[in-house]
RNA sequence: AGGGUUUGAUCCUGGCUCAGGACGAACGCUGGCGGCGUGCUUAACACAUGCAAGUCGAACGGAAAGGCCCAGCUUGCUGGGUGCUCGAGUGGCGAACGGGUGAGUAACACGUGGGUGAUCUGCCUCUAACUUCGGGAUAAGCUUGGGAAACUGGGUCUAAUACCGGAUAGGACAAUCGUUUAGUGUCGGUUGUGGAAAGUUUUUUCGGUUAGGGAUGAGCCCGCGGCCUAUCAGCUUGUUGGUGGGGUAAUGGCCUACCAAGGCGUCGACGGGUAGCCGGCCUGAAAGGGUGGACGGCCACAUUGGGACUGAAAUACGGCCCAAACUCCUACGGGAGGCAACAUUGGGGAAUAUUGCACAAUGGGCGCAAGCCUGAUGCACUGACGCCGCGUGGGGGAUGACGGCCUUCGGGUUGUAAACCUCUUUCGACAGGGACGAAGCUUUGGUGACGGUACCUGUAUAAGAAACACCGGCUAACUACCUGCCAUCAGCCGCGGUAAUACGUAGGGUGCGAGCGUUGUCCGGAAUUACUGGGCGUAAAGAUCUCGUAAGUGGUUUGUCGCGUCUUCUGUGAAAUUCCGGGGCUUAACUUCGGGCGUGCAUGCUAUACGGGCAUAACUUGAGUGCUGUACGGGAGACUGAGAAUUCCUGUUGUAUCGGUGGAAUGCUCAGAUAUCAUGAGGAACACACUAUGGUGCAACGCAGGUCUCUGGGUGCGUAACUGACGCUGAGGAGCGAAAGCAUGGGGAGCGAACAGGAUUAGAUACCCUGGUAGUCCAUGCCGUAAACGGUGGGCGCUAGGUGUAGGGGUCUUCCACGACUUCUGUGCCGUAGCUAACGCAUUAAGCGCCCCGCCUGGGGAGUACGGCCGCAAGGCUAAAACUCAAAGGAAUUGACGGGGGCCCGCACAAGCGGCGGAGCAUGUGGAUUAAUUCGAUGCAACGCGAAGAACCUUACCUGGGCUUGACAUAUACAGGACUGGGCCAGAGAUGGUCUUUCCCUUUGUGGCUUGUAUACAGGUGGUGCAUGGUUGUCGUCAGCUCGUGUCGUGAGAUGUUGGGUUAAGUCCCGCAACGAGCGCAACCCUUGUCUUAUGUUGCCAGCGGUUUUGGCCGGGGACUCAUGAGAGACUGCCGGGGUUAACUCGGAGGAAGGUGGGGAUGACGUCAAAUCAUCAUGCCCCUUAUGUCCAGGGCUUCACACAUGCUACAAUGGUCGGUACAACGCGCUGCGAGCCUGUGAGGGUGAGCGAAUCGCUGAAAGCCGGCCUCAGUUCGGAUUGGGGUCUGCAACUCGACCCCAUGAAGUCGGAGUCGAUAGUAAUCGCAGAUCAGCAACGCUGCGGUGAAUACGUUCCCGGGCCUUGUACGCACCGCCC
Repeated sequence: AGGGUUUGAUCCUGGCUCAGGACGAACGCUGGCGGCGUGCUUAACACAUGCAAGUCGAACGGAAAGGCCCAGCUUGCUGGGUGCUCGAGUGGCGAACGGGUGAGUAACACGUGGGUGAUCUGCCUCUAACUUCGGGAUAAGCUUGGGAAACUGGGUCUAAUACCGGAUAGGACAAUCGUUUAGUGUCGGUUGUGGAAAGUUUUUUCGGUUAGGGAUGAGCCCGCGGCCUAUCAGCUUGUUGGUGGGGUAAUGGCCUACCAAGGCGUCGACGGGUAGCCGGCCUGAAAGGGUGGACGGCCACAUUGGGACUGAAAUACGGCCCAAACUCCUACGGGAGGCAACAUUGGGGAAUAUUGCACAAUGGGCGCAAGCCUGAUGCACUGACGCCGCGUGGGGGAUGACGGCCUUCGGGUUGUAAACCUCUUUCGACAGGGACGAAGCUUUGGUGACGGUACCUGUAUAAGAAACACCGGCUAACUACCUGCCAUCAGCCGCGGUAAUACGUAGGGUGCGAGCGUUGUCCGGAAUUACUGGGCGUAAAGAUCUCGUAAGUGGUUUGUCGCGUCUUCUGUGAAAUUCCGGGGCUUAACUUCGGGCGUGCAUGCUAUACGGGCAUAACUUGAGUGCUGUACGGGAGACUGAGAAUUCCUGUUGUAUCGGUGGAAUGCUCAGAUAUCAUGAGGAACACACUAUGGUGCAACGCAGGUCUCUGGGUGCGUAACUGACGCUGAGGAGCGAAAGCAUGGGGAGCGAACAGGAUUAGAUACCCUGGUAGUCCAUGCCGUAAACGGUGGGCGCUAGGUGUAGGGGUCUUCCACGACUUCUGUGCCGUAGCUAACGCAUUAAGCGCCCCGCCUGGGGAGUACGGCCGCAAGGCUAAAACUCAAAGGAAUUGACGGGGGCCCGCACAAGCGGCGGAGCAUGUGGAUUAAUUCGAUGCAACGCGAAGAACCUUACCUGGGCUUGACAUAUACAGGACUGGGCCAGAGAUGGUCUUUCCCUUUGUGGCUUGUAUACAGGUGGUGCAUGGUUGUCGUCAGCUCGUGUCGUGAGAUGUUGGGUUAAGUCCCGCAACGAGCGCAACCCUUGUCUUAUGUUGCCAGCGGUUUUGGCCGGGGACUCAUGAGAGACUGCCGGGGUUAACUCGGAGGAAGGUGGGGAUGACGUCAAAUCAUCAUGCCCCUUAUGUCCAGGGCUUCACACAUGCUACAAUGGUCGGUACAACGCGCUGCGAGCCUGUGAGGGUGAGCGAAUCGCUGAAAGCCGGCCUCAGUUCGGAUUGGGGUCUGCAACUCGACCCCAUGAAGUCGGAGUCGAUAGUAAUCGCAGAUCAGCAACGCUGCGGUGAAUACGUUCCCGGGCCUUGUACGCACCGCCC
């Protein structure tokens, strides 16, 4: 000294919370010793028992008991004496101290400082004087009664330092006079009144009385100071004062009679609540805040309430009387008691000790004294309750032992820790010695409770002695296991849903240590109550506004006072405590001495600048008045309205709708509307180019046709005539105060809450429409609130400017006007310094200062309840708490979003073409079914997807049958020499049994290979894609995503990347506090389109020749096509227009190709916890005679249904039959298979050629030519079904494809809706390939043939990019929220 917590992040405001210290504490775990302290905070609850105040024989009469002496005798009794001693009694002193408690008390109770001229004071002390003469009783005793007891009555005797009278007394008291004083005091005089004494002791002594001092203690009075509440605002009749009297030690309404009507209060009376006050204690840097337990001072109280007596002092804790409650005794008549003394008990409570020892010390009472008494006190006991000190060992000791824990299996850690060696013995144990505290008293004998304690010496042994809390951040300290939003933790944030450093346990660590944690309370941190030291435009907070009372504050000059202020002196501020310096206990705590502090109060002195009082002193600048002039929707009242508009009435013209809306309907209208014309009635509001960011108003609310009357105020200028600080703010108070509302009476055209109807809608108590009542208007009275806002209280002064506007003045210029400059006031904008959390404010401050008022102190509950005041009511003003949350909030930032805006793009829409959705079938999915229908994929971005081939296998699923080191890998040990192969039997097969055959190398072995057994281990398409790698999808081939340095901002962040153009593009250019760079874009790569060149076999054949099987077939050729290489070509390069002399764009030329030529590959930062643990890899978990593995059969192919993707169609641009033409990509030896033969056909037989630019698949189809069909469920369409076949394969039943014959379903172009694609594209036509024994392929991937239409354009739908704006969203609109 700060930290955590609001947000995606930031700054601020603001609350909550933590770290510190303390305690009369309690609870949990644990516990060795000692010293010093401390211990009923709750029930001022009730108390059994013991004890806490007595003493004096030197005051007295005496002698109950004991002792001593004597006598008698009945030898254990009686009598006498003594006064060693002393019960009870009279008397004196004490008992008013000491001890306890804090109920009451908000008060002169306390603290502090004064006063007492208004007082008292026993014992003590000093001074002076005195101590004389008498008297009568009474207790005890004796006797006699009453009563259960407590107690008490009568008779009789007696003493005193008990009581009473007389004498004396300068004195006391009262009155009065004088002196002095501020004053009632002091001193002196006069008169009057009444008043003293006690004895005791052998002596010394100790007493007694009077008066005056001192000391001590006490009473009373006063100034100042210290709690909450105004939701307590008025209180008071002995009340306030006076006079007389009474009372007291003493003043006083303290009491009383009479008189007067006062007294107190917003500076908080009265009432309510709470509370003993202080020195101090805790905390804090201090100022403060909290507290008043122990110790000390004061007060109050003694079961509750009241009262007096005695006394120097009490209205008396262990005295009395009365009343009440409670308890006890009782013979029922009556009595007794008071622990808030010390112990102790019960009770209450989270909780607080022994029915101890001693008067040895200190102190107190009595006494001449010895002494007695003393639960005061000194000690001891008990409780880790607190503070302090000490110990539980020190040194060495590594193979870093065992064990534990973790592990990447290597090790690490516990850890020099232990063991082991050596040393020491504090504390404790045992034994011996053994105090100080003792001064004094009394006398020569003694006296210590603590205590055989402290302390000292000796002996033995590491021996008897360590726990507690924490380890996610704050906050020092980390891993494993268990658990699985369960159990729990938590001071705040928060942790736990299968990999928890946060729960529980363990290991390790950290902190502290005879303690450690928890709980409670207080201060601190908290500048979150702000005096020191905060704020109020938007975070909580300026009252709606003005006037004005109290109060606060206030211009210039002089004099005076010295109240505040300053200097200084004196007194006090008790002691203890705290602080500083010393001393004593071994040290410390503790204790003791000295000093300081005590910031305060009071007294005296000095100073007089400043504030204040006075001089009713002076001044003129503040303030106000007057004069001149001006502006104005300033206010009130009355009168008036030409006119525009709406509505209504009457009449004219006129005929079918009008009106209203997004579209309609309700409504009006043939009884004549709307429209039109002409009169009239009535109410309200006052058009305009007048008009404005304008004017005005004592302020705010507000103010607008015109005229008149009355009236308020101001501003400014000028003048400087008048007053002379008269000023400012303003708690309470008063007044004004929009709209709505209320009351009474008018008025009522339009508009229009409520209400009615019609629409809209899922609903529509709304928005829209048609009507319409209060109301709106006037007068009078109430209400008293608004986002009454500039969200900014008023006043004064100071602090750069620029530019508008309204009103006024001045100077200059000018004939005037216009104009220039200047000044004052009002009203706006921009902006510097400064301020601000930022936004922003900025001479009209939110800047710099002064004065005054109001208001705020986390969010909700709540501006609510209760109470009070106001109101006719509605309601207004004032204004809480319980409970609950850890936030609520302000400004700004970045995203995301918007049925916000701007710009732009895309087969996004539009235009055009063809589909899907309807039918049948195929395939996939959902659902259902099933023993199983294995699993995954689920909006776009799952659904002809993984699967480029499920009859067995695949296969992961089901049923059944088997195996257990295993179907597969490695290693070791042991045993063996085979294993394989062939045959037979059982079985569905796996498998089992049986017969037979039988190793290799050679260095001859621990060999290789192989079998069996055993152990490590194998194996898992089991789980988790939300533990992961890798791979992939999507936004999106969209144009974006970032960084370095610099600059700006308190910061998050911004800038760059925005702006003006342009592009397919963050592509490029220009500008710019930015300058550069990276990943993306583009290009580089492949393919295709043109040309050149090189090479020509298996490709080609123009020219030459040959041949005829007429086929490049052959000789040959390289021209062409083609193939394979290498190059060229395209770059806005050229011209023109536009554009900023730019980027670029438009048009043109040339060219095979023109502005990225077409296509492909290529996918930035990231998003979706997107998909995949079943391609693979992999952490953790799980199974291990099974979730592994082998086999047979079945299933993945089921089918009421729904969806998705396709194929075939519905026909004539067609179908069918016949003839006929032209491709390319590819593939082929377990293969492609020509040709020939055969079958209607699928195919079969035979088989040339070809590992392929050579042979084959392979005769492409649409097309073209011709015939038939003629609009129909057909010569369309082909499903379904029956029969017969072919092929593959171990095997086509579940469950293959194809062929032939027969059968011939639905379907006549498809609802809402929806999809694709912009040119060699759509559409249409066929071909090839992968997988593959065969095939579900109509799928997928490629190939070529034929070959269109349309795009005006960007309003709208969808998606995306950039800029900007709003936001209470950030899991980000599938949000938040009521």